The prediction has a mean pLDDT of 82. A computed fold for a 493-nucleotide part of an RNA from an uncultured bacterium, annotated as small-subunit ribosomal RNA, 3' major domain. Rfam family: Bacterial small subunit ribosomal RNA. The RNAcentral record of the full RNA draws on ENA and SILVA.
[in-house]
Context: one part of a larger RNA
RNA sequence: UGACGGGGCCCCGCACAAGCAGCGAGGCAUGUGGUUUAAUUCGAUGCUACACGAAGAACCUUACCUGGGCUUGACAUGCUUGAGAAAGCCGGAAGAAACUCUGGCCCUCUUAAAGAGCAAUCUUUAAGACCCUUGCACAGGUGCUGCAUGGUUGUCGUCAGCUCGUGUCGUGAGAUGUACGGUUAAGUCCGUGAACGAGCGCAACCCCUCUCCUUAGUUGCUAAUAUGCGUAAGUAUAUGCACUCUAAGGAUACUGCCAGCGGAAAGCUGGAGGAAGGUGGGGAUGACGUCAAAUCCUCAUGGCCUUUAUGUCCAGGGCUACACACAUGCGACAAUGGUCGGGAUAAAGCGUCGCCAACCAGUAAUGGGGAGCUAAUCGCAAAAAACCGACCUCAGUACGGAUUGAGGGUUGCAAUUCACCCUCAUGAAGCUGGAGUUGCUAGUAACCGCAGGUCAGCUAUACUGCGAUGAAUGCGUUCCCGGGGCUUGUACA
Numbered sequence: 001u002g003a004c005g006g007g008g009c010c011c012c013g014c015a016c017a018a019g020c021a022g023c024g025a026g027g028c029a030u031g032u033g034g035u036u037u038a039a040u041u042c043g044a045u046g047c048u049a050c051a052c053g054a055a056g057a058a059c060c061u062u063a064c065c066u067g068g069g070c071u072u073g074a075c076a077u078g079c080u081u082g083a084g085a086a087a088g089c090c091g092g093a094a095g096a097a098a099c100u101c102u103g104g105c106c107c108u109c110u111u112a113a114a115g116a117g118c119a120a121u122c123u124u125u126a127a128g129a130c131c132c133u134u135g136c137a138c139a140g141g142u143g144c145u146g147c148a149u150g151g152u153u154g155u156c157g158u159c160a161g162c163u164c165g166u167g168u169c170g171u172g173a174g175a176u177g178u179a180c181g182g183u184u185a186a187g188u189c190c191g192u193g194a195a196c197g198a199g200c201g202c203a204a205c206c207c208c209u210c211u212c213c214u215u216a217g218u219u220g221c222u223a224a225u226a227u228g229c230g231u232a233a234g235u236a237u238a239u240g241c242a243c244u245c246u247a248a249g250g251a252u253a254c255u256g257c258c259a260g261c262g263g264a265a266a267g268c269u270g271g272a273g274g275a276a277g278g279u280g281g282g283g284a285u286g287a288c289g290u291c292a293a294a295u296c297c298u299c300a301u302g303g304c305c306u307u308u309a310u311g312u313c314c315a316g317g318g319c320u321a322c323a324c325a326c327a328u329g330c331g332a333c334a335a336u337g338g339u340c341g342g343g344a345u346a347a348a349g350c351g352u353c354g355c356c357a358a359c360c361a362g363u364a365a366u367g368g369g370g371a372g373c374u375a376a377u378c379g380c381a382a383a384a385a386a387c388c389g390a391c392c393u394c395a396g397u398a399c400g401g402a403u404u405g406a407g408g409g410u411u412g413c414a415a416u417u418c419a420c421c422c423u424c425a426u427g428a429a430g431c432u433g434g435a436g437u438u439g440c441u442a443g444u445a446a447c448c449g450c451a452g453g454u455c456a457g458c459u460a461u462a463c464u465g466c467g468a469u470g471a472a473u474g475c476g477u478u479c480c481c482g483g484g485g486c487u488u489g490u491a492c493a
Stems, first nucleotide, its partner, number of pairs: 001493002003490003007487007015477002019440005027330007034322002042053002064317007073138001077137003082132001084130001088105006108129009140306002143304003149300002151295003154291001156289001161200006167176003179192004206283004211251007220241002224239006254277001257271005333433001337392006349380003354373002359368003399430001404425007446469001448467005
C1' cells in the first nucleotide's frame, strides 16, 4: 500500500421489512446431469451453466456412428505433360446413392503472320484465353491447446469510482491532491485545508414518449356546405385540410418565480403557474480493473498433430434413447369459474418464389376460386380478456386435460424411427402444494390477447416486440445479501 475481520462509524440497493403474484406437490414442454448406446456430435457448470451457443436436428443442417466410394482431392494459386474441345443437353447398364462403365447432340473464342478468293469467308502456322487431363508444389482439417493469442462477450456495476502533471511531505515503499463540514442519484456541487490543475468515468449532448406551434394534405381526416339514396339513424360523391393522424422543423422545464430552513453557500421542504417539476418516464451509452471467467465449433491466428486420412462424397442411422435427479416454463386443480349465444374496443408489425378478399364445398383442418395489393390505398385481421343473456350449483363434476384408439387434412423427393393440424371416441394425475425459494415500487406487478424473426413444414408453451384491463404495499434500516466511503486490528500478500 492492499486484502481480510462472526471490529467500529456513515450511506445506498426490491437487500430486508410491508404487500401482490408465483416456484417447490401432480401432468406436459424444453434444457442439463446420470445411465444406456455402434453413435446418442461439441461447447456452456455457484452467483456469471442448465427454453444457454440453437432467430427453428425428418433429408440437408451435422460436426457423431455404420457401411460404400475418391486421393492434387468438394475449394485456391502457380509450374508442368497431353488433347481441342471442354462445359452443357438427352439417354443406357449395375448400384442404396455417391461413384464407375457407356451411347448420342454439340465441335470454341481473340490476336498476329502467310496463302486462296472480286467479296463474304476459308486454310495453315504461332501466341493467348477457356476447359479437361498428367505430374509436382500444395490444398483440406468443426483435429489439440481460450493456460500461447487477436477480436468479441459475461460479471462486479450504470456501482462512483480510477488515475496523471507540477508542487509539498517522507531515507524509502509511498502520502497529499481523492481528506474534513454540509449536500447530491453521482469524486454532484459548496465551504475549508499544501496543495494547484488536468484526464478517463458522472451529468449533458443522441433516440423514443408526454404538451404546443409551423410547414405539408394523399393512400390519411370529415367540422361545415351542397347533391344523390334513405321515414330516420346513416351512407356515397363533390368542395375542404378545421380536427385526428402522418413526418420534417421548432418551442417548452431552468430550482426560472414565491415562502420557509440553511452560513448572503451548495442545496432541502412546501407553494404558484404549467401538459409535464426538480434526472418528467423509458432506451442507447458500461471508467481503471477483477475472475489465467467464456469462446481455437462465428471469424482471425502462433505452436503441435494429421495427409489413400483426423481430408472429402454418399446412403442409412443418431443428435428425439430412459429405472432416475435437477433447472426454466406452459396449462390446471375451478363458480372472481366452465360451456353456448350475442354485439364492442388496440397498437406494433409482415407480404410478389408473397399476403391472399368476396363467393362456393366440407362438422372442421382444408380445398376450390380468383378480385386487389411492390401496399397510410389491398391482404394477413377474428383482437382477447372485459360487457350482455342462458345453462351448470360444489361433484374428481358440464373442473381438468394427460394418455390411447379410429378416421381425415397439409407441407415436403420423403412424415416408420421423428412433423404439425382437424374430427369422433377415451378421459389419467390433480381438491392450492414440506423445508425452502423467485420476481415486482406504477401504467409497474398481475392478467388478456396481437405481431415478428428463424422457417418448405414444425416440436414456439421459447425469444424479441406491441397494445387492452389494471392493483396492493413501503412503519422503517435492528437483522440477511451485495456494494461505496472513513477508521481500527492482523502471525496474510